[in-house]
Annotation: This is a predicted structure of a 1505-nucleotide RNA (small-subunit ribosomal RNA) from an uncultured rumen bacterium. The sequence is in RNAcentral, with records from ENA and SILVA. The coordinates come from a structure-prediction model, not an experiment, and the mean pLDDT is 83.

């Protein structure tokens, strides 16, 4: 810092998406250690259990357990005994005294702190800066002073007693630092009267005099601590104010204690805080009220910043404590672990009543995607109480759990190539995993064990550690126990194989998957991060995509239809003053933490610590350029006056002619009218046409013009009246009076609405006629609203320059309307103003374009935009008589929608040009019969492919068997064929013959081998091995099986059309353009000229072949002019002149002439020439298109079959036959048929061949057989033609199909299924509907000949060859195809394109809806708890007064105001649900049409009916 995604490509607009960071997170997979942090975001839901606020005996009474001492009932019974008893130790009730101090109580202080939570709150709640002259402050500190004398109660305890309990009741008795009275008393408080001072309005402060009032508490260990008063401090609070603090106007009005005043009350204190009275105010577009949402901040996250988002942990403030209300106590509360009441819930109950409040710490249930231990300790820090010891402290310090986060460490290090094995891939060679492993040598952070062992603990000494035997240190052991997750198509670092086959699946966006998936799944490999990694959610960023920094509005979304004008915003020149803005300086504040920077401490880091900095606000001082304010002056902005002309500017009245229609009359007769063509219609009852007269309404030809006027809409005959504005000239007047303009007001085409008129023409609706598949349309004949007038409404248009208004500035050129000035005799010229057009520089723009009439450069103000659809829709409001207008969403859905320009393609767009494209001709096809091919059908099979042109006598240049791929049946399995390995094999391989069989094959089988080397041997030969062959086994062969949409190669086609491109340069932001366009010309992008192009390549042409002319060379197998011979045949000699053959060179180039053309290219004509403008023909086919054809020519990837989809054999089929199509042949006849005679080619072929000649046969042919591997011999007769004869227009002497009979030939074989011959038979057919094909000259037409394939042939096909040999081309309007230029486009799979709406079906969200059910909130009334306040009697009462009676004072009770919850009624907002209705969106190939895009076939679009 950007990237992907709209397009064939491009630029810009614009949305969507991604890469980054973050989190109190959650989920998936995985998980070694440590440090520091963090941990219910949901149900402010409900809570079992334990703990979280107590303490003081140095305030008070009383005092349990226990201990000590004394007395000691009783038990006990050692022992003694005279047997009656006595009796020690020991145990020990009870009593007393002392110690002791539990639990409860009175009293004091503290439970208002600390801890939790964020429900409420849009508020002086919070933040910030101030104020209080309107306030309080326990404990603490300082200063000054004081503490004298009395009194009466009460809890506890005891007794009695109620109750299940909770909790009481009564009586008796008792203490205090509890309570009360009196005294003392001021610098206190209150009141009165003065004086001074200060100030900020009420006032403050100081001071004088007088009167009145108020205090206390003691304890003790004798150190001290405590009490009261006053003044001050400190700390903490209360109240007030400026500024800031979310969204909605589809919430625009709100407010009765409301706003203010006076008085009284109340409070610590000001105040409508409360009350009485008076006034009628107060708030609000600078957003009141209402609704929704929300604790606020320091800060945290992000960002370059400005901003945006958040408000966990830590810190400050606020609010709350089950919900609602209330007060009491107190320094402080309207009180989390206090009280009272109401409500809901839970628990206990003896049913009468009671108890409770975890949003404290743990913990439980529930909810939820989700959040911990019912731990240890008061050792530290801090808090409460206490004189202190000490007690309490779930604050806090620690530990536990959780990868929840941040930080650190580790999972080993070095060497180690045979580059091991295994895996994966492979072109089979190798590559990769990979120094990775193994192996060798080490190390010990972590781990385990042992030993040692802190700091944290203080002001001196001592004591005190939960954490913790922890951190840390040393030693020993041992590589041992420690790596995963995501990704690998692009964005985005990283690819291969297999599986799958639009399936399964993936996906953040684009998009992958339909048989070769780098995108799914797995594996291997790789990339990234790492004790984590991914996903999800949310926020910021990227996004300049709300734009202050920092966007736009002609066409992409966006200028209001236009003006006038209110508030507001902005505003010319000059002097002076001021100091609000502004600038400078200083001060205050901005808690701490955080952040930045610099240091320091934990081994580092995270973390912690120290220091420093920090944009705000306030105060003071100074300054005066600019803005603002005040005042002064000015004239240039603006306005006024005067003079002048222009104008369809507006309103009203009047007048005019042309035309149309109608009426009357005349003339006149059969049609008129209308259309692409018609018909409906009108007309013999006299139309149309024409003449005259009349009526009516509407509109104003020519002039007329990118001419005029108006703010826009708009305005057009002429005259008159009234009236608005602009312009020019002048410079007299005013002196900034200006610009813009939210709301507001006015105007505002057409259509439409309502009233009354009017109504000629035109003309929605409607009707008829046509057109059409239909035609509710386009066309035609009619025709009503309406169009016109009046006075009202509506308020919209593609109301457009798709361009808001105003001001200033910034090159020119050229028209035009209206004024003016100067010069000139004039024509006219020049200058300048104001309008209105065109071109154009700079500039600008995405481009198109704009360009002084800006879309340029600036300023001011207003309006509007923020992806497409849903939708200008719904709901609500306002307006309207209605139609409707205006304001104006959301759910849902898509990844685009849209702009400009580019290249193509296309057009029932245009221009130019070409082609047997049409036309002009000739001959065909389509009708008949036959042949062949195809479809279809049939079949066991009718093998397969080719299917518009560009398949269909095509692959096939030849299916009886073979071919053959198909079918039936029969065989065979290393195979019919190739290579290799292993084993075997001499009576082996081979194999006559025989048996079965349709054959293949299965048996049998006489006979019966070969080569090389070693050894032995004289040799013959023997033996061993190898080769070949064969057998067996295994690798493999084989496949005309699939995919031509995986491919190569080859081919068709556009098209032998003239095109297709490149380099450099130039232009354009770019795609691209230029060149290649233009003017000519050509068969041609052929050439010339011009030109920001200059060149080049592939095509065209030429070079190549055949043919047309002559020449040279050569002369056999060819030829024969001359000579000779001759069987008269170039046969022979001879010759090479000619023909010919086949090689070479020549020839034609618009070269020459004339004309035209631009002095060109070239065209036209001519000369010469065998040939003339490419002489004729062929080969040759640019870039590319059609996923064109071919896996069955061949090759080939992948897939499939392997006793079969291979292979062999026999027979059948490819030859079927209702039918349809294509290509041909033969005909229909006299330009002919038949018969006879007779003439002239070229090019080919020939040895398993061509076959002369002879003979036989009517003939096909047979037989015999010369010659010839060919310029020699043969095929071989050319046919049409010519000569003659005959037929005489007929289904024929045309035509030959079909059929019968008899044959010939080929072949193993002719039945399915060959050709030919002879005789006989003699079908359809008399020139062919719609439609359609070929051909422009040696062509069409017509005639025969040859060849390939081939035994033969279904060939009438194909490929060649020659013979005879025409007609026509005016021309390019039309059909088809093509080329170039241009134009439009919503097409780019490119018109076989795109695309709209209804209907049908499914799903989704929404609106309406009789209503129904919740929630919030307002209002009126009812009821009225607790409680404060007020009142109150005939009730009660210790302190004080009084001798007493009684009083004072207080209390309960009762009453009243207020008052929560509750109830009733009525509004309003919001949510849910609802039969049915409505449109919308999405969905695969549904139905009907074809509205739009091209002139889209009726140009389209906007408003309205």
């Nucleotide at each position: 810092a950007g990237a992907g995604u709209u397009u064939g490509a491009u630029c810009a607009u614009g949305g969507c998406u991604c890469a980054g960071g973050a989190u109190g997170a959650a989920c998936g997979c995985u998980g070694g250690c440590g440090g520091c942090g963090u941990g219910c975001c949901u149900a402010a839901u409900a809570c079992a259990u334990g703990c979280a606020a107590g303490u003081c005996g140095a305030g008070c009474g009383a005092g349990a357990a226990u201990c000590u001492g004394a007395u000691g009932a009783u038990c006990g019974g050692a022992g003694a005994u005279u047997c009656g008893u006595c009796a020690a130790a020991g145990a020990g009730a009870a009593u007393c005294a002392g110690a002791g101090g539990a639990a409860a109580g009175c009293g004091g202080c503290g439970g208002a702190c600390g801890g939790g939570u964020g429900a409420g709150u849009a508020a002086c709640g919070c933040g910030u800066a101030g104020g209080c002259a309107a306030c309080c402050u326990g404990c603490c500190c300082u200063u000054a002073g004081c503490a004298g004398a009395g009194g009466g109660a009460u809890a506890g305890c005891c007794a009695u007693u109620g109750g299940a309990a909770a909790c009481g009741a009564u009586g008796a008795u008792u203490a205090a630092a509890a309570c009360c009275u009196c005294a003392u008393a001021a610098u206190g408080c209150c009141g009165a009267a003065g004086a001074g001072u200060c100030a900020c309005a009420u006032g403050u402060c100081u001071u004088u005099u007088c009167a009145g009032c108020c205090a206390a508490a003691g304890a003790u260990u004798u150190a001290u601590c405590g009490g009261c008063u006053a003044a001050g401090g400190a700390u903490g609070g209360g109240c007030c104010u400026g500024c800031g603090u979310c969204u909605g106007a589809u919430u625009a009005a709100c407010u009765a204690g409301u706003u203010g005043g006076u008085g009284a009350g109340g409070u610590a204190a000001c105040g409508g805080c409360c009350c009485a009275c008076c006034a009628a105010g107060g708030u609000g577009a600078c957003g009141a009220u209402c609704a929704g949402u929300a604790g606020c901040c320091g800060a945290c996250c992000u960002g370059a910043g400005a901003g945006g988002g958040u408000g966990a942990u830590c810190g400050g403030c606020c609010a709350c404590a089950u919900u609602g209300g209330a007060a009491c106590u107190g320094a402080g509360a309207c009180a989390c672990g206090g009280u009272c009441c109401a409500a809901a819930c839970u628990u206990c109950u003896a049913c009468g009543g009671a108890a409770g409040g975890c949003a404290g710490c743990a913990g439980u249930a529930a909810g939820g995607a989700a959040u911990c231990u019912u731990g240890c300790a008061c050792a530290a820090u801090g808090g409460g109480g206490g004189a202190a010891a000490c007690c309490c402290u779930g604050a806090u310090g620690c530990a536990g759990c959780a990868a929840c986060g941040c930080c650190g460490c580790g999972u080993g290090a070095a060497c180690g190539a045979u580059g091991a094995a295994g895996g994966c891939c492979u072109u089979a060679g190798g590559g990769u995993u990979g120094u990775a492993a193994a192996g060798u040598u080490c190390u010990g952070a972590u781990c385990u064990g042992u030993g040692g062992g802190a700091a944290g603990a203080a002001g001196a000494a001592a004591g005190u550690g939960a954490c913790g035997g922890u951190a840390c240190c040393a030693c020993a052991g041992g590589a041992g126990a420690a790596a995963g997750c995501c990704c690998c198509g692009g964005c985005u670092a990283a690819a291969u194989a297999c599986g799958u086959g639009c399936c399964a699946g993936c996906a953040g966006c684009c998009g992958c998957g339909g048989u070769a998936a780098u995108a799914c799944g797995u594996a291997u490999g790789g990339g990234g991060c790492a004790a984590g990694c991914g996903u999800u959610a949310u926020c910021c960023g990227g996004a300049a995509u709300u734009a202050u920094u920092g966007g736009g509005c002609g066409u992409a979304a966006a200028g209001a239809g236009u003006g006038c004008g209110u508030a507001g915003g902005u505003g010319g020149u000059u002097a002076c003053c001021u100091a609000a803005g502004c600038g400078c300086a200083a001060g205050g504040u901005u808690u701490a933490a955080u952040c930045u920077u610099g240091a320091g401490g934990c081994u580092c880091a995270a973390c912690c610590u120290c220091a420093u900095u920090c944009u705000g606000c306030c105060u003071u001082g100074c300054g005066a350029a600019c803005u603002g304010g005040g005042c002064u002056a000015c004239u240039u902005g603006a306005g006024u006056g005067c003079u002048g002309g222009a104008g369809g500017g507006g309103a009203a009245a009047g007048c005019g002619g042309a035309a149309u229609u109608c009426c009357c009359a005349g003339u006149g007769u059969a049609g008129c009218g209308g259309u692409g063509a018609a018909a409906u219609g009108c007309g013999u009852a006299g139309a149309u046409a024409u003449u005259g007269g009349g009526a009516a309404g509407a509109a104003c030809a020519c002039c007329g013009g990118u001419g005029g006027c108006g703010a826009a809409g708009g305005c057009g005959g002429c005259u008159u009246u009234c009236u608005g504005g602009a312009c020019a000239g002048u410079a007299a007047c005013u002196g900034a009076c200006a610009c813009u303009g939210a709301g507001g007001c006015a105007c505002g085409a057409a259509a439409g609405c309502g009233u009354g008129g009017g109504g000629a023409g035109c003309a929605a609706a409607c009707a008829g006629g046509a057109u059409u598949a239909g035609a509710u349309a386009c066309c035609c004949c009619g025709g009503u609203a309406g169009u016109c007038c009046u006075g009202g409404c509506c308020g919209u248009a593609a109301a457009c320059g798709a361009u808001g208004a105003a001001u200033g500035c910034u090159a020119g050129g050229u028209g035009u309307g209206c004024g003016u000035g100067c010069a000139g005799a004039g024509a006219u010229g020049c200058a300048g103003g104001u309008g209105u057009g065109c071109c154009g520089c700079a500039g600008u723009u995405a481009a198109c374009g704009c360009g002084a009439u800006a879309a340029g450069c600036a300023u001011u103000c207003c309006g509007c935009c923020u992806g497409g659809g849903g939708a200008g829709u719904a709901c609500g409001g306002u307006c309207g008589c209605a139609a409707g207008a205006u304001u104006g969403a959301a759910a849902c859905u898509c990844a685009a929608a849209g702009g400009a320009a580019u290249u193509g393609a296309c057009g029932g767009g245009g221009g130019c040009c070409c082609g047997c494209a049409c036309a002009a001709g000739c001959g065909g096809u389509g009708g008949a019969g036959c042949a062949c091919g195809u479809g279809g059908u049939u079949u066991a099979a009718u093998u397969c492919g080719a299917u518009g042109c560009a398949a269909a006598c095509c692959g096939a240049a030849g299916a009886a068997c073979c071919u053959u791929a198909c079918c039936u049946g029969g065989g065979u399995u290393u195979g019919a064929c190739a290579u290799g390995u292993a084993a075997g094999u001499g009576g082996u391989a081979g194999g006559a013959g025989c048996u079965g069989g349709a054959a293949a094959c299965a048996g049998u089988g006489a006979c019966g081998a070969a080569u090389c080397u070693g050894c032995c041997g004289c040799a013959a030969g023997g033996u061993a091995g190898a080769u070949a062959g064969c057998u067996u086994a295994c690798a493999c062969a084989g496949g005309u099986g699939c995919u031509g949409c995986a491919u190569g190669g080859c081919u068709g086609u556009c098209g032998u059309c003239a095109g297709c491109u490149c380099g450099u340069g130039u232009c354009g932001u770019g795609a691209g353009a230029u060149g290649u366009u233009g003017g000519g010309u050509u068969a041609a992008g052929u050439c010339c000229c011009g030109c920001a192009a200059c060149g080049a390549g592939c095509g065209c042409a030429a070079c190549c072949c055949c043919u047309g002319c002559g020449g040279c060379u050569a002369g056999u197998u060819g030829c024969c002019a001359u000579c000779a011979a001759u069987a008269c045949g170039g046969u022979u000699g001879g010759g090479c002149a000619c023909u010919c053959u086949a090689g070479c060179a020549g020839g034609a180039c618009u070269g020459c002439c004339a004309u035209c053309g631009a002095c060109a290219a070239g065209a036209u004509g001519g000369a010469g020439g065998a040939a003339g403008g490419u002489g004729g023909g062929g080969a040759c086919g640019a870039c590319g298109u059609c996923a064109a054809g071919u896996c069955a020519u061949c090759a080939u990837g992948g897939c499939c079959c392997u006793u079969a989809u291979g292979u062999c054999c026999a027979g059948g089929g490819c030859g079927a036959c209702a039918c349809a199509c294509g290509u041909g042949c033969u005909a229909c006849a006299a330009u002919g048929g038949a018969c006879g005679g007779u003439a002239c080619a070229g090019a080919g072929g020939g040895a398993a061949g061509c076959g002369a000649g002879g003979c036989a046969g009517u003939g096909a042919u047979g037989u015999u057989g010369a010659g010839c591997g060919g310029a020699u011999c043969c095929c071989g007769a050319a046919a049409a033609g010519c000569c003659g004869u005959u037929c005489u227009c007929a289904g024929u002497u045309c035509g030959g199909a079909u059929u019968g009979a008899a044959g010939u030939c080929u072949g193993c074989a002719a039945u399915u299924c060959g050709a030919c011959u002879u005789c006989a038979u003699g079908a359809a057919g008399c020139u062919g509907g719609a439609a359609u094909c070929g051909c422009u000259a040696g062509u069409a037409a017509u005639c025969g000949c040859a060849g390939a394939u081939c035994a033969g042939c279904c060939a009438a096909g194909c490929u060649g060859c020659g013979g005879u040999g025409a007609a026509u081309c005016c021309g390019u309007u039309c059909c088809c195809g093509g080329g170039c230029c241009u134009u439009g486009u919503a097409c780019a799979c490119a018109c076989c394109g795109c695309c709209c709406g209804u209907c049908a079906c499914a799903c989704c969200a929404c609106c309406c809806g009789a209503g129904c059910c919740g929630g919030g909130u307002g209002u009126a009334c009812c009821c009225g708890a607790a409680g404060c306040c007020g009142g109150u009697g005939g009730c009660c009462u210790a302190a004080c007064c009084g001798c007493a009676a009684g009083g004072a004072a207080g209390g309960a009770g009762c009453c009243g105001u207020c008052g929560a919850a509750g109830g009733u009624g009525u509004g309003u907002c919001u949510g849910g649900u609802g039969a049915g209705g409505g449109g919308g969106g999405u969905g695969a190939a549904g139905u009907c049409g074809u509205a739009a895009c091209a002139a889209g076939g009726u140009a389209g679009c906007c408003g309205u009916a």